RNA sequence: UCAAGAGAUCGAGGCGAUCGCGGGCGGACUUGAUCCGCCUGAGGAAAGUCCGAACUCCACAGAGCACGCUGCCGGCUAACGGCCGGGCGCAGUGAUGCGCGGAACAGGGCCACAGAAACAGCCUGCCCUCAAGGGCGAUGGUGAAAAGGUGAGGUAAGAGCUCACCGGCGGCGCAGAGAUGUGUCCGGCCAGGCAACCCCCAGCGGGAGCAAGGUCAAGCAGCGAGCGCCAUCUUCGGGUGGACAGCGGCGGCUCGUCGCCUGUCUCGCGGGUAGACCGCACGAGCCGGUGAGUAAUCACCGGCCUAGAGAAAUGAUCGCCGCCCGAUUCCGAUCGGGUACAGAAUUCGGCUUAUCGAUCUCUUGAGCGC
Numbered sequence: 001u002c003a004a005g006a007g008a009u010c011g012a013g014g015c016g017a018u019c020g021c022g023g024g025c026g027g028a029c030u031u032g033a034u035c036c037g038c039c040u041g042a043g044g045a046a047a048g049u050c051c052g053a054a055c056u057c058c059a060c061a062g063a064g065c066a067c068g069c070u071g072c073c074g075g076c077u078a079a080c081g082g083c084c085g086g087g088c089g090c091a092g093u094g095a096u097g098c099g100c101g102g103a104a105c106a107g108g109g110c111c112a113c114a115g116a117a118a119c120a121g122c123c124u125g126c127c128c129u130c131a132a133g134g135g136c137g138a139u140g141g142u143g144a145a146a147a148g149g150u151g152a153g154g155u156a157a158g159a160g161c162u163c164a165c166c167g168g169c170g171g172c173g174c175a176g177a178g179a180u181g182u183g184u185c186c187g188g189c190c191a192g193g194c195a196a197c198c199c200c201c202a203g204c205g206g207g208a209g210c211a212a213g214g215u216c217a218a219g220c221a222g223c224g225a226g227c228g229c230c231a232u233c234u235u236c237g238g239g240u241g242g243a244c245a246g247c248g249g250c251g252g253c254u255c256g257u258c259g260c261c262u263g264u265c266u267c268g269c270g271g272g273u274a275g276a277c278c279g280c281a282c283g284a285g286c287c288g289g290u291g292a293g294u295a296a297u298c299a300c301c302g303g304c305c306u307a308g309a310g311a312a313a314u315g316a317u318c319g320c321c322g323c324c325c326g327a328u329u330c331c332g333a334u335c336g337g338g339u340a341c342a343g344a345a346u347u348c349g350g351c352u353u354a355u356c357g358a359u360c361u362c363u364u365g366a367g368c369g370c
Base pairs, nucleotide, nucleotide: 001366002365003364004363005362006361007360008359009358010357011356013321014320015319016318017317018316019315021041022040023039024038025037026036027035028034029032043341047352048351050350051349052348053347054346055209056208057207058206067205068204069203070202071201072086073085074084075083076082087100088099089098090097091096101200102199107198108197109194110193111192122137123140125136126135127134128133148166149165150164151163152162153161167190168189169187170186171185172183173182174181175180213278214277215276216275222269223268224267225266226265229242230241231240232239233238243264244263245262246260247259248258249257250256285304286303287302288301289300290299291298292297322339323338324337325336326335327334328333
């Protein structure tokens, strides 16, 4: 320098003007869904709602079964299916990436096509044999996979049947906390695959969710008490007349008068609807430093307070300047296009998905220079 790999951070363009919105505080008055001023107001994913929790209510002696989830080992964490470190396998020259219980002899089940056969099986072939029948995994061919491999001995022919070497498995020793690794040791133990089919083993798991849940509480209905403007009639439901109040007409106003299919109780009680408030913003919090640890993470010290709506605000327009791309170019610039994904709703820890751009760090391979 080029090509790669791993990760981190930042912004989600800036400034100005005008108009507008949610929340908080202060002030004004005409006390209101009012006006004025100041402060403050989305994200790295606020998303999907896929995991794990906090919190709340309900249920619950104890134990077990069933069901569900997780699954190499160790650590971190409030917890996790997350993260960190390690182990083994596979891929890559490498940095690195991806995968993971029971190395399927506890048991059941399944294994397309081809093939004789996909786990106790003989189509061909070899051998014994008159034949019936029997022995054989050595040969051929099929297949993703065919009875550990090569060689020698052996045999009727063959075969781990025996032996040497190689491979696998198990035991033992050693190393390690463990997964696991390793040995000049021992055992011929060697009959495939699938557990993302059931199953086995170990661990974990009660249910519903802020529309959780709680406080206050109009109106209507219910219950209780006092007693309900006056007179009169009553079949006890109410009717009629008057009085008072209200509304309307006449009227400048009062009085007056006319009309009305207007009204004529108050207090208390419990439950509780609308509505209001709490839950709801000091938290497994954020920033910086120091220390422990390979790291995830933890401890200590200092500093900070950072949206809280309730059908839901966080916006719109204009101008100038950025950034990226393309065209033109008299190299000054001009013109055109682009500037994402999205968006709080009880709160946290993760994962996953969407997405414009910029910067930085570490690592690997190749080339060149010193």
The RNA shown here (Bacterial RNase P class A) has 370 nucleotides and comes from a Chloroflexota bacterium. The model forms 92% of the base pairs in the Rfam consensus. It is recorded under the gene name rnpB. Its Rfam family is "Bacterial RNase P class A". Gene Ontology terms of the family: ribonuclease P activity, tRNA processing and dimeric ribonuclease P complex.